[in-house]
């Protein structure tokens, strides 16, 4: 210098003017707080709330190497095993196919109780470089994503774990490791294909609904319960300033109680919180110390305009080797609604760190 791999940070700044919302302020003036890295998808896991619940099981759902981590997880970290890359590094639902059932397109003889299309081999027969017949065989060819261990030698009529060495595999043992597992030794000629994100089996986990959860205050009208008064011996109402009078009047009138609705308040933002340092640990993470307070709306605020600066693009000019001046333009994804921990997805542009391979120079 080129090509890559892994990880992280920011995601415009300042000022002015006009607004919006919340808090303080009796009020006005004024002062202060006011979106995100994903606030998103709502895919996991929790807190919190209400309901249900002796215990156990069935059904249903989920998870699936090991050891850690955590409030918890299907997250994360480290490691193991397998696969890919020259490599940094990346990917894996990574338990069981010797419990059972089913499936394996096309091609092919055969896709699983193995089998024989071409071939190879000896034998028998026949008009003998060939054909036919019943056999042996699975080395070679062919089909396929996949064909009953691989490869070499011996052996044989030809062949074959038929025999042997090495590799693989299975069983037992030893050593190391907390463990997944690794290394070694002995024995066995070899069990028997794939797929469990097919049913299934095994182990472990899971009660349901969600802040529109839930709690409190509480009208009007209607309805419920109770008490009192009253039904031509007239409660009460209307008329009216009041009384008489007149009119209406019985499932009525007055008072009290509790429930619910509208509406209001709360839950509501201080929390497994954030920042810095330090210690333990490979790490995820945890302990300790110090500092900080950081939106709470309810049809739902967090905005708009202008100026300057910063970044990038472009045009013109000056300079001349990457600077200066002037003009124009661009800047994403998105947007809280009870709160956290994750995952996933979207994201213009700018920047930083570590590592790998190759080339050149010293």
């Nucleotide at each position: 210098g080129a090509a890559g791999c892994g990880g992280g940070u920011c995601g415009g700044g300042u000022g002015a003017u006009c607004g919006c919302u919340c808090g303080c302020g009796u009020a006005a003036a004024g002062c202060g707080g006011g979106a995100g890295g994903a606030a998103a998808g709502u895919c996991c896991g929790a807190g919190c709330u209400c309901c249900a619940c002796a215990g156990g099981g069935c059904a249903g759902g989920g998870u699936g190497g090991u050891c850690g981590u955590u409030a918890a997880c299907g997250g994360c970290g480290a490691c193991c095993g397998g696969g890919g890359c020259c490599g940094a590094c990346c990917c894996c639902a990574g338990g069981g196919a010797a419990a059972g059932u089913g499936c394996c397109a096309c091609a092919g003889a055969a896709a699983a109780c193995a089998u024989a299309c071409c071939g190879c081999c000896a034998c028998g027969c026949g008009u003998u470089u060939c054909g036919c017949g019943g056999g042996g065989u699975a080395a070679g060819g062919g089909u396929g994503a996949a064909a009953a261990g691989g490869c070499g030698a011996g052996g044989u009529a030809a062949g074959a774990g038929c025999u042997c060495a090495c590799c693989g595999c299975a069983g037992c043992c030893c050593u190391g490791g907390u463990g997944a597992c690794a290394g070694g030794g002995c024995u066995g000629g070899c069990a028997g294909g794939g797929a469990a994100a097919a049913c299934c089996c095994c182990a472990c986990c899971c009660g349901g609904a969600g802040c529109a959860a839930g709690a409190c205050c509480a009208a009007a009208u209607a309805g419920g319960g109770g008490a009192g008064c009253g039904u031509u011996u007239g409660a009460g109402g209307g008329u009216g300033g009041c009384c008489c009078g007149c009119c209406c009047g019985a499932u009525g009138c007055u008072c009290c109680c509790g429930g619910g609705u509208a509406g209001g308040u709360u839950g509501c933002u201080g929390g497994a919180c954030c920042c810095c340092g330090u210690c333990a640990g490979c790490a995820a993470u945890g302990g300790c110390g110090g500092g900080g307070c950081u939106a709470g709306a309810g049809g739902a605020a967090u905005g708009a305009u202008c100026a300057c600066c910063a970044u990038c693009c472009u045009c013109g000019g000056g300079u001349u080797c990457u600077c200066c001046c002037g003009g124009g333009g661009a800047a994403a994804c998105a947007g809280a609604a009870c709160u956290c921990g994750g995952c996933u997805u979207a994201u213009a542009g700018a920047c930083c760190c570590g590592c790998u391979u190759c080339c050149g120079c010293u």